[in-house]
RNA sequence: GGAGCCAGCUCGGCAGUCGCUGUAAUCGUUUGCUCGCUAAUUCACUUGUGUUUUAGUGGGCGCAUUAUGGAGGAAAGUCCGGGCUCCAUAGGGUAGAACGCCAGGUAACGCCUGGGGGGUGUGAGCCUACGGAAAGUGCAGCAGAAAGUGAACCGCCUAAGUAAUCUUCGGAUUACCGGUAAGGGUGAAAAGGUGCGGUAAGAGCGCACCGCGCAACUGGCAACAGUUUGUGGCGAUGGUAAACCCCGUUCGGAGCAAGACCAAAUAGGAAUCCACUGGUGUGACCCGCACUGGAUUCGGGUAGGUCGCAUGAGGUACAUGGUGACAUGUAUCCCAGAUGAAUGACUGUCCUCGACAGAACCCGGCUUACAGGCUGGCUCCUUUU
RNA sequence: GGCGCGGUGGCAGAGUGGUGAUGCAGCGGAUUGCAAAUCCGUCAACGCCGGUUCGAUUCCGACCCGCGCCUCCA
Numbered sequence: 001g002g003a004g005c006c007a008g009c010u011c012g013g014c015a016g017u018c019g020c021u022g023u024a025a026u027c028g029u030u031u032g033c034u035c036g037c038u039a040a041u042u043c044a045c046u047u048g049u050g051u052u053u054u055a056g057u058g059g060g061c062g063c064a065u066u067a068u069g070g071a072g073g074a075a076a077g078u079c080c081g082g083g084c085u086c087c088a089u090a091g092g093g094u095a096g097a098a099c100g101c102c103a104g105g106u107a108a109c110g111c112c113u114g115g116g117g118g119g120u121g122u123g124a125g126c127c128u129a130c131g132g133a134a135a136g137u138g139c140a141g142c143a144g145a146a147a148g149u150g151a152a153c154c155g156c157c158u159a160a161g162u163a164a165u166c167u168u169c170g171g172a173u174u175a176c177c178g179g180u181a182a183g184g185g186u187g188a189a190a191a192g193g194u195g196c197g198g199u200a201a202g203a204g205c206g207c208a209c210c211g212c213g214c215a216a217c218u219g220g221c222a223a224c225a226g227u228u229u230g231u232g233g234c235g236a237u238g239g240u241a242a243a244c245c246c247c248g249u250u251c252g253g254a255g256c257a258a259g260a261c262c263a264a265a266u267a268g269g270a271a272u273c274c275a276c277u278g279g280u281g282u283g284a285c286c287c288g289c290a291c292u293g294g295a296u297u298c299g300g301g302u303a304g305g306u307c308g309c310a311u312g313a314g315g316u317a318c319a320u321g322g323u324g325a326c327a328u329g330u331a332u333c334c335c336a337g338a339u340g341a342a343u344g345a346c347u348g349u350c351c352u353c354g355a356c357a358g359a360a361c362c363c364g365g366c367u368u369a370c371a372g373g374c375u376g377g378c379u380c381c382u383u384u385u
Numbered sequence: 386g387g388c389g390c391g392g393u394g395g396c397a398g399a400g401u402g403g404u405g406a407u408g409c410a411g412c413g414g415a416u417u418g419c420a421a422a423u424c425c426g427u428c429a430a431c432g433c434c435g436g437u438u439c440g441a442u443u444c445c446g447a448c449c450c451g452c453g454c455c456u457c458c459a
Stems, first nucleotide, its partner, number of pairs: 001381010012350007020070007032061009043050003072356001076367002079365005084255004091287004096251005101115005116130001117128004131246002136244002138240002153184002155180003161176006192210006211234001212232005217226003259307004269298006278292004300458002314333008351354001386455007395409003403439001411427005432448001434446003
């Protein structure tokens, strides 16, 4: 200098004008709505009450004034997990679902951290649904001789046996019976690999090395590992569980349109069906618990408000423990909150000309979309000293 | 905002691991004086991207579309 890997931060800047919205404070010499008191006044009559208007005065609330806050790393998909709320305080069983190397973190998780095995890259690194196929059942089309109680199509071999032919009588050839998994061919998959020996030809048939299984030992909490030791010739134990299944662990259901309260209004109804060994709460089923009607359709009313709802498994800084995820302690901060639903528009100026995209009960994750910029650590190649 | 269901030729609609049916429509031919009907033939599809598997419309994951349901009182 070039190419790359990992982690973290950021998301046009500045100025001005005009808006939208939350919160807090203030009602003031000027403004809006509303409530009370005092005085005058209009009208009515039951003659001291109601009513109209004006003035003064005291509060309350504002669309008034002032101050201040106002989208994201994904606010998204709604794929997991939890808080919260209602239904038993969520209880027992069956079914069903999810997860699945080991250890830890966490409120919890299918997430995260560290480690192991496997794969991949020269490397920094990256990826990994990674329990069990010696419990059982199933599946493997086509091709191929044979596809799981695992096979002789071609090829190779005639040592042994039988028959025929030839014969120089030693034997040779052919056929049968056979042997053979080294070679060819089929397939996704075909029975450990290489070499030497061996043989009629071959073959773990024998041996050496490599691989594999089992057991022990050593290291490690464990997964697992080991130039360790012993043992087995290895058709033991093929593949498939994102096929059924087995083993282990976890899971009650619904969702803020949950749910609680206030106000307003009505015809507080009708029909059909089911029903006290039942039905409903209860959205798989049975038991259990609570309650005593329930389901569907038609008809009627209201289309208002408050809470839930912004202090939270919260942020920032420091210290301590831990390899780390994270935990603990101290200090400090309050940081969007609507319900037609705010977070914008315009002007000027500068630059590298600005991606994906907009909260709706709240958190922790994952996944997906995404133009750039900045910082730190590391790897490989090349060159120079 | 929350919850659920679905996506197969132009349209409808079967298929739950091994060459994706069938009907209507389209195109060509036969038949007819010309058409219709009928008969024969033919074209054309698994929403998209990964994974598991020898093999995926089917099993698993992620994404993209479409549809439906959910307020209160009695």
About this RNA:
This is a predicted complex of two RNAs, RNase P RNA and transfer RNA, with 459 nucleotides together. Rfam match: Bacterial RNase P class A.